[in-house]
Context: one part of a larger RNA
Parts: sequence; C1' cells; structure tokens
RNA sequence: ACCAGGGAGUGUGUCUGAUUGGCGAGUCUAACCUGAUUAUCGGGGAAGGCGAAGGGAAACCGACAUGGCCGCAGCCGUUAGGUGAGGGCCGCCGUGUUCAAGCGCGGGGAGUCAAUCGGACACGACCCGAAACCGGAUGAUCUAGGCGUGGGCAGGGUGAAGCGUGCCGAAAGGCACGUGGAGGCCCGAUAGCGUUGGUGUCCUACAAUACCCUCGCGUGACCUACGUCUAGGGGUGAAAGGCCCAUCGAAUCCGGAAACAGCUGGUUCCGACCGAAACAUGUCGAAGCAUGACCUCUGCCGAGGUAGUUCGUGGGGUAGAGCGACGGAUUGGGGGACCGCACUCCGAGAGGAGUGCGCCCCCCUGUCCAACUCCGAACCUACGAACGCCGUUCGACGCAGGGAGUCCGGUGCGCGGGGUAAGCCUGUGUACCGUGAGGGAGACAACCCAGAGCUGGGUUAAGGUCCCCAAGUGUGGACUAAGUGCGAUCGAAGGUGGUCCCGAGCCCUAGACAGCCGGGAGGUGAGCUUAGAAGCAGCUACCCUCUAAGAAAAGCGUAACAGCUUACCGGCCGAGGUUCGGGGCGCCCAAAAUGAUCGGGGCUCAAGUCCACCACCGAGACCUAGCCGUGCCUGUUAGAAGGCAAUCGCGUAGGUCGGCGUUCUGUUCGGGUGGAAGCACGGCUGAGAAGUCGUGUGGACCGUUCAGUAACGAUAAUCCUGGU
Repeated sequence: ACCAGGGAGUGUGUCUGAUUGGCGAGUCUAACCUGAUUAUCGGGGAAGGCGAAGGGAAACCGACAUGGCCGCAGCCGUUAGGUGAGGGCCGCCGUGUUCAAGCGCGGGGAGUCAAUCGGACACGACCCGAAACCGGAUGAUCUAGGCGUGGGCAGGGUGAAGCGUGCCGAAAGGCACGUGGAGGCCCGAUAGCGUUGGUGUCCUACAAUACCCUCGCGUGACCUACGUCUAGGGGUGAAAGGCCCAUCGAAUCCGGAAACAGCUGGUUCCGACCGAAACAUGUCGAAGCAUGACCUCUGCCGAGGUAGUUCGUGGGGUAGAGCGACGGAUUGGGGGACCGCACUCCGAGAGGAGUGCGCCCCCCUGUCCAACUCCGAACCUACGAACGCCGUUCGACGCAGGGAGUCCGGUGCGCGGGGUAAGCCUGUGUACCGUGAGGGAGACAACCCAGAGCUGGGUUAAGGUCCCCAAGUGUGGACUAAGUGCGAUCGAAGGUGGUCCCGAGCCCUAGACAGCCGGGAGGUGAGCUUAGAAGCAGCUACCCUCUAAGAAAAGCGUAACAGCUUACCGGCCGAGGUUCGGGGCGCCCAAAAUGAUCGGGGCUCAAGUCCACCACCGAGACCUAGCCGUGCCUGUUAGAAGGCAAUCGCGUAGGUCGGCGUUCUGUUCGGGUGGAAGCACGGCUGAGAAGUCGUGUGGACCGUUCAGUAACGAUAAUCCUGGU
C1' cells in the first nucleotide's frame, strides 16, 4: 500500500410534544399477596399519584348546570335566507390589590393510563483522542552526595623551609657553597581517570551515544572496590534544572477511570417534498451558548392579501448647483475710513505729514466646502384608489405548538469611513457564490449567457465563423505600418512636421509660398565716447535725399576697416500658400530575475481597428415527441383508469414523508438428498436501495405473507486485527 473481518445516537429515570388505543369526571395501580402449565401469565391490592377550583406572601375568602350579539363547517331552503356544535365579541361571577376607578390571575366539565416516535435533562450518553490531577505502592545493582573498611599511582625534572661550613657586619642579620627534599609544582601512551578539536568515520550503526587520530589530568578538592544511608513536591547537586535503573521543569507501576476536552478527526442503504444562516441582543462573551430573525412540520382560524405598474395627497435635503442667500475658506486689481505696528521727514517737545503691512467696507475679477444652503432632482417612503397577480377544492393573511440548522462568510456593482497602498481593514444597498450544474471567458467559486426530472429531434443566447476547432479566407466603406493590434491587462505626466479628417483667420492670376537671377544706394565714417568705434564694445538720438526698394541696421565677421547674409524692392516661375484650433489611428516615454509567445500556428486593401449589412455555428436556455415523479380534479367501498399544470421538478446545513436490505421471534403459505444455504460465472426486471432466473460447485437446511424485534447496512476516523 491493497484486500478481508471489526468499527460510532444506546439503556434507565423524569419532563415535554405528536400518533394510536383503553376507560372517562374520572383514571391508573405501586410495593406486596395469591393461583398456575412458575422470569412470562391469571386473580387480588386505590396506600398513593394526576385530574375534577381558583385567587392570595399569608390570614383567609371562594366562581356563568348560559344572559346578549356575530358567525365557519354542517343541516334546512322557494337560492331571499333560516338555524348554527366548536369559535369570536360583550356582559356577569371568584379572588388579590384597593378611598375609588382601574388592573392582574381564574371561571359555561376533559382528563388519565399504556405503547411507539420526536426532543430536553441526569448519568461514560454518538465513537476515538490529550497534556495533566489525586491515591497507594516499587526503586540509589545506573547515577548524585555522605559515611565505614580496603586497594592503586613506571620513570624523569625542578629544588621551598630547615641544617652545616665559609665570608662580611658592632649587632640585627646578609651573601655564597653544600646538604636537604617541600609542592591541589613540571614532563610523561606507567597504571588509571577524562573527553578538546577533526563539527572525520558511522548514522535501517559494531553500538538506543560506538570507532580512529588529536587532546586534558596523572600525590590529589586524586582514582577505585565492597558495604551502608538519603525517595518523588521528596532526595542529591563545586548549580547544568543536572542526576535519582536507556524515563526527570516533578521517577516508575497499578488504581480513581470510559478523568474532563466550548478543540481535531470520523459517523455505515435508496428515493420524494420544502429549504436556510454566517445577522441582532445578552453573555468572564469572542473557536462556545441562550433568545430573536431566517427554514421545516403539525394543528387552528376563515377572506382577504399586496412582491409589480399608474395616479392622487404628504414626507425627505442627497446627486447636482450656488455663494450679488447665510456660516466658513479664497486669486489679482482699484478705492475708502477708524484703529494697531514699523519706517521716513518736519518739529525743542506735544504732535503733524507720508509710505508699507495688518484689520474692516465698497467696486471689478478668479475660485471652493461631509459637519454651508437662496435652490434642488432621479429615487425612496406612508396612506388612499385603479389595474395586475395570489387566495377562499393547492385555505392566502394570521395564530399556536413540535423539530432544526445558523451566529468564521465571500465576491462583483453603487455609495461611504480608515489607510501611501493591498487578493487590505470596516460599513451599507443589491445580485451572485456559499447551497448552482450547463455554454462562453485558454486554464479560472462568485464576469457574460442561462436556473438542470429522464430519453430523442429542432431553434437560438452569450460568444464566435483562416487552421488546431463547429461555422464567412462574407459584402460595402474608412483608418493603422507600429506585428500597433489579433488580450475583458485600453501603461502616466510630458513630447511628436508619422499619417488621415474637420473648422477658422490671413495672403494669392493686379501672380501668393519656396527656390533661382538682380538691386540692397546717398548726406554719412550720424553725434558722443574712445588708442580706434566706420550699421554691428558702450551712451544719446533714430533725421533727410534719390527711389521700384534699401534699417542712424536683424545676424556672422575685423584691432579698426574690409567682407558675407537679412529686412525691403524688381525679374523668372505659375496655383495654391501660411497660421491657429479640434478629432481618429499610430510613435517616444517603456527596466527583473530558468526560454520566449496574442491559447498556439500564424495574420498587413488582415485573420488588426472603426462604421453599416447579410448568412451561419453555438447550452441541459426555448420549441417539440414520448415517459417518470409531485400536486390537483373526476371516479371508486377501496382501487384501476382518465384529465389538468404557461403560472410544478437545482440544492449544502436542516425539517418532513415513503421505501429496500440484514438478525431473531410469532403467524400464514411453501421449497429441499429428484440437491437447501453459501460460493463462482452469466441472463433478465426495477428510477434506485435491490429482486429473480440459469449453469457449475457444494452437501443440509431455506424462504414467502402479515406483525414484531435489534449489538441492523462503512471508500474514509495518521481507525483496530489479520493476510498478502
């Protein structure tokens, strides 16, 4: 890993609801006794429980065997209506409160017992799962420390005190040479003990801590043998939370024990109908729970209801807009007056005059606001009406009760708050995913189309139609040259004489624009300045003449001149030119980590982009044929059967309903040595759980009906056991 077998809502008690049954103002027995064919069963047993009266804290007091109206079903009916069990609205009564009024609870008889099922609570309580806690025992043969009795340490080195002799000294004493043999002294593969580095080898090992090399101590706080003591919140510890038998931030074993777990995982056959929530409130609450909202089922009631549209009457202050209507902000210019500040001038000073700034006002001009509004939509909303739709056979609206699940939500779009931002956090409305399959978007929960009973046939939607790949290499027109693009990714500010289109101003056959040819002069080298200044360093002025026109010169240039252009004029040429504004498609801007790419190939009057049009493809959508289920109608004793459904058929959690199979018991009817069960293979039936038949094997039991019963259904639990 696979296969087989095992494997999870059970039992008792109490409460509560539903269903069925018994009896009924009652109902039931319990323990126990007794009989018997003795766990069962028959008979007895009313002690007691619940109910029949309530109200009140209590003392205590103590109620409609029906008065009125309405009215569903039903019944009657001449189709007007009458009656009307239950039911509703009043009235009346009991009691408490109480000056009173009012209010609360109760009152015109339905309960009780049993069985089954749903749920709640207590228990192991659907199953498995801790780390832990407590109790009693067992451990110092490992290891830590102490105590007692023993054992052990090759060889070499160094040379303390003390002592002796000599020398020096007044002495104390010093020095030298010997002697001596101290030391938690030194070296050391002595024995022994240890374990620094290689982060070597090994790492299913030789080994649950090893091997090799290297290294530390080696007369001491040394090493070691044996005996003995200390025990679990305790010991021991030169202290690392170390060690206390491969176990230590509280040993081990057994027990309490199926500890508890708001946490993780798992929880076993089929189908039918409906179908959520991820919100609110509270919570030592936030991974939980309770109540409400939302789902489902049952009962009751009995006629209206209101998701849509339109109209009428009200409500609202958002979007937008405005600020010459307020509050606040705010650009530039002009003008004005008080005050404040600074500076200048005049004055001996008081003070005066002026300039600038601040503040305030007026005029013109340019702008804003969630917490501004003179205004003001769409839209939303309350009530009423009409239409539509739903409802009185599917009983709507509503009421009561049983059962839930849910209280981590997410995304798109609209509008907010926080944040630089986020596949970010936090609101709100709506749709979708969640719980939704199918087609499209390359792949892609929530984007587009579209809401799925089953089997066929057809038509479309979104999206597409060169090939992969179903359908146009479709028609007409335009743009793009960048492979831009062919992407639902539109990459910014800024730039662009790339190209196409639209509009406006000006010039132009009295000849525009560009180009070419010619002219571009004189007073004068204007004056000043200057070494010089001649159109062209600088300052001032910027005249006049001849002209078709020509600057007191727009550039280059020279030391200064010179020289070359320009403005301006003429000629040649011959039809548009030039400027500005707007738009389309492009271009630059443009940098990322393994090899690139539009899904790929590939595509250029496209297979790109824009406009218009025709055809086709394309879903489970729509249409259509048949069938199934569900609901309803007709029908019947019950059925069968027939009919209707445009307005029934997705579905997680979950509620409700109907079935299949297994075990055993009772019952009915059967099968079996002329071959049961089981096993293997094959056929048929059913929507399915499943059923049934045949053949072989096997060799003795097995099934059907109707009831009951339960240790009753397994691909999942790092499930358990076995096999392979």
This is a predicted structure of a 724-nucleotide part of an RNA (large-subunit ribosomal RNA, domain II) from Natronobacterium gregoryi SP2. The RNAcentral record of the full RNA draws on Rfam. The organism belongs to Natronobacterium gregoryi, within Archaea.